[in-house]
This is a predicted structure of a 698-nucleotide part of an RNA (large-subunit ribosomal RNA, domain II) from Microgenomates bacterium SCGC AAA011-B20.
Its mean pLDDT, the model's own confidence on a scale to 100, is 83.
Its Rfam family is "Bacterial large subunit ribosomal RNA". Rfam links the family to the GO terms ribosome and structural constituent of ribosome.
Context: one part of a larger RNA
RNA sequence: UCCGGCGAGUUUUCGUUUUGUGCGAGUUUAUGUUGACUAAGUCAACGAAGGCGUAGGGAAACCGAGUCUGAAUAGGGCGUUUAGCACAAGAUGGAAGACCCGAAACCUGGUGAGCUAACCAUGAGCAGGGUGAGUCCCGAUGACCAUCGGGAGGAGGCCCGCACUCUUUAGAGUUACAAAUCUAUGAGACGACUUGUGGUUAGAGGUAAUAUGCCAAUCGAACCAGGAGAUAGCUGGCUCUCCCUGAAAUAUAUAUAGGUAUAGCCUUGCAUAUGAGCUAGUGGGAGGUAGAGCACUGGAUGCUUUUGGUGACGCAAGUCAUCACGAGCAAUCAAACUCCAAAUACCCAUUAGUGUUUUGCAGGAGUCAGAACGGCGCGGCUAAGCGCGUCGCUCUAAAGGGAAACAACCCAGAUUGUCGUCUAAGGCCUCUAAGUAAAUGCUAAGUGUUAAACGUAGUUGAAUUCCUUAAACAGUCAGGAGGUUGGCUCAGAAGCAGCCAUCCUUUAAAGAAAGCGUAACAGCUCACUGAUCUAUUCGGGAAUUUGGCGCGAAAAAUGAAUCGAGGCUCAAGCAUUUCGCCGAAGACACAGAUUUAUAUUUACCUCCGGGUAAAUGUAAGUGGUAAGGGAGCGUUGAAGUUGCAGUGAAGGGCCGGCGUAAGCCAGGUCUGGAGCGACUUCAAGUGAGAAUGCCGGA
Numbered sequence: 001u002c003c004g005g006c007g008a009g010u011u012u013u014c015g016u017u018u019u020g021u022g023c024g025a026g027u028u029u030a031u032g033u034u035g036a037c038u039a040a041g042u043c044a045a046c047g048a049a050g051g052c053g054u055a056g057g058g059a060a061a062c063c064g065a066g067u068c069u070g071a072a073u074a075g076g077g078c079g080u081u082u083a084g085c086a087c088a089a090g091a092u093g094g095a096a097g098a099c100c101c102g103a104a105a106c107c108u109g110g111u112g113a114g115c116u117a118a119c120c121a122u123g124a125g126c127a128g129g130g131u132g133a134g135u136c137c138c139g140a141u142g143a144c145c146a147u148c149g150g151g152a153g154g155a156g157g158c159c160c161g162c163a164c165u166c167u168u169u170a171g172a173g174u175u176a177c178a179a180a181u182c183u184a185u186g187a188g189a190c191g192a193c194u195u196g197u198g199g200u201u202a203g204a205g206g207u208a209a210u211a212u213g214c215c216a217a218u219c220g221a222a223c224c225a226g227g228a229g230a231u232a233g234c235u236g237g238c239u240c241u242c243c244c245u246g247a248a249a250u251a252u253a254u255a256u257a258g259g260u261a262u263a264g265c266c267u268u269g270c271a272u273a274u275g276a277g278c279u280a281g282u283g284g285g286a287g288g289u290a291g292a293g294c295a296c297u298g299g300a301u302g303c304u305u306u307u308g309g310u311g312a313c314g315c316a317a318g319u320c321a322u323c324a325c326g327a328g329c330a331a332u333c334a335a336a337c338u339c340c341a342a343a344u345a346c347c348c349a350u351u352a353g354u355g356u357u358u359u360g361c362a363g364g365a366g367u368c369a370g371a372a373c374g375g376c377g378c379g380g381c382u383a384a385g386c387g388c389g390u391c392g393c394u395c396u397a398a399a400g401g402g403a404a405a406c407a408a409c410c411c412a413g414a415u416u417g418u419c420g421u422c423u424a425a426g427g428c429c430u431c432u433a434a435g436u437a438a439a440u441g442c443u444a445a446g447u448g449u450u451a452a453a454c455g456u457a458g459u460u461g462a463a464u465u466c467c468u469u470a471a472a473c474a475g476u477c478a479g480g481a482g483g484u485u486g487g488c489u490c491a492g493a494a495g496c497a498g499c500c501a502u503c504c505u506u507u508a509a510a511g512a513a514a515g516c517g518u519a520a521c522a523g524c525u526c527a528c529u530g531a532u533c534u535a536u537u538c539g540g541g542a543a544u545u546u547g548g549c550g551c552g553a554a555a556a557a558u559g560a561a562u563c564g565a566g567g568c569u570c571a572a573g574c575a576u577u578u579c580g581c582c583g584a585a586g587a588c589a590c591a592g593a594u595u596u597a598u599a600u601u602u603a604c605c606u607c608c609g610g611g612u613a614a615a616u617g618u619a620a621g622u623g624g625u626a627a628g629g630g631a632g633c634g635u636u637g638a639a640g641u642u643g644c645a646g647u648g649a650a651g652g653g654c655c656g657g658c659g660u661a662a663g664c665c666a667g668g669u670c671u672g673g674a675g676c677g678a679c680u681u682c683a684a685g686u687g688a689g690a691a692u693g694c695c696g697g698a
Stems, first nucleotide, its partner, number of pairs: 001698006011096013026052003032046006056063002066078004099237002102234001106227006117201009126191001128160003131156001135152007164188003169184004203219001205215003212221001240632006250263005264367002266364006276357001277354009291340001292338002297334003301330005307324007370395002373392007400411003415592004420588003426582003429566003435579001437578006448568001454552003458549011475532005481505003486500003511526001514525003593622013633687001635684010651671005656665003
């Protein structure tokens, strides 16, 4: 990992409720007794104790269709109009282990010191070498104390180092030789040393040169059995089929926030009918948001001005500057401003449409982590696949088509079938179903096939002003002068460093000069002028404003890599227009299934109102998680009826047939070798693929 088997809402009891049955103002027996049956036990009969119901009100006495309160013959509260009881089945709640598996823990009683910790008793062990304490002896010196030299001796938690004990560092090993080892290296090695044997201390404890260490591979409290199926608001798992309906992720509360209760939303039954709901129209209503405004409350700006402060000037009068509280004028800002003031939404009435969608009671739930997107807002950075609110929508619980791929975007809601038809979004060169369709423009950037401010004599439209055969614009040729080197400044300043002024003359025209240049001049251009040249006046030219499509701005990490690809340029791009076609589980057509409503017919029952079942017709439905409701299939056993079987039961293999499914076949064949079905009813140890499930096998 696979295969096979086992594996989870059960049982008892007490309530609530639905359905059915019996009896009915009643209903019912319990323990028990007797009897029958083979045991356990079951069934039948007897048995009225007791329960529930038939009357309530009051705390009670008590009264009673009433009663309590009360002074009350008042008012008010609770009652009075009758249906219950027992049993069975279904659903659900409480108590119990209560759907199953799962703790860490807690308590009780025992077992452990053959491991290890400490201690007690009694034994054992420590090669060799080194150092040489106190003390003693001898000698020397010395007045003495003493000092020096030599020798003897052998102290020490002394030194080096085997055995022995330990384990520092590194490597190996790490499904190991080994659930702690091996190799090398290392520490102690006469001591607080090591060790044998016997013994003592026990878990709320012992022992501990304290490491929370050790107490049998277990230690912040050992192990074993029991309480015990502890508890688990937590995780995981929970087994056949089809049909109908179908949520929530919110509010309030919570030692509450991943739990729960009530409400909301779902489902089932009954009731609700001159009714409610929903949609649309009409009429009426309340409001202070968007907007707007400055009339209030505040903010903020400019000018004028009263009063006051400060400063400057002034002999003073006063003047000027500035500041503050006010006032006036002008233009403004505001979620917690409003003289104003919508659209929607909301409430009531009414009319029309729709047709149970409404509401009430009763049974059963699930939900309380939601998500993206669009609108309006708040927080944040007018950041976030960000957080929060509200309205909507989809997903959740929704498949199908489109967006290359893509829960939430666009289209559209899958009852089944059809080699039928038409469409939606989106598409129609090839991949790839359908236009190499049509018309008019634009784009040259592969823009299309990512991005901003800003820039752009790219290109194409529109508008406005002006010049132009009296020759425009561009080009070419020529001129571009004189007073004058203007004045000042300056070493110099001559059009051209700088300051001031910027006139006059000759002219076709020419600035006291728009650039380059010189040390300063000189020199070269420009403005301006003439000539030449030449424009189909639907022409040519100079400017300004503006629209469309482009261009630059534009740098990233595996490989082109921001069209899905190939590839595309009067497009297969962009804009406008037109006609076709493709395209979905949508719509339609045809044929079935099923649910609900309704109509008809038939059968049965009937309290004659009707009800139940089947068939047929019509209409509307039939996506679905949690969840509610309905109908079935299958397994094991029991009772009754009825069958099969050695001329071959069950079981198994292969095949065939039937049913909407679970499944079924008194169909075939092979195997197998002794029991097994069908129908009606009943009872459950009743259905496995998941639980790091359990057991066995491979």